[in-house]
RNA sequence: GGGGCCGUAGCUCAAUGGUAGAGCACGGGACUCAUAAUCCCUUGGUCGUAGGUUCGAGUCCUUCCGGCCCUA
Numbered sequence: 001g002g003g004g005c006c007g008u009a010g011c012u013c014a015a016u017g018g019u020a021g022a023g024c025a026c027g028g029g030a031c032u033c034a035u036a037a038u039c040c041c042u043u044g045g046u047c048g049u050a051g052g053u054u055c056g057a058g059u060c061c062u063u064c065c066g067g068c069c070c071u072a
Base pairs, nucleotide, nucleotide: 001071002070003069004068005067006066007065010024011023012022013021018055027041028040029039030038048064050062051061052060
C1' cells in the first nucleotide's frame, strides 16, 4: 500500500428502520451478633466523528478517527 472485521452504560455484550436493554460492577435496603453469600430496589447512554437516504437511523450508504486480523 491492498483486503476484511469491530466501535452501544464503568466492564462483557444484545437490540426486525419505529422513543436503547441484559448480566456483572457502583449506590441503597432486607437477611446476619458481624462479614460473606443470597434476595429486592435504584443510578448510569447525545449508540466513535461528520454528512447522506428516510416520515423516522444504534441499524442502510459515504467520509474520517481508533482497535484487531490477513496480505504484499
The RNA shown here (transfer RNA) has 72 nucleotides and comes from a sheep gut metagenome. Its mean pLDDT, the model's own confidence on a scale to 100, is 84. It matches the Rfam family "tRNA". Its family is annotated with triplet codon-amino acid adaptor activity in the Gene Ontology.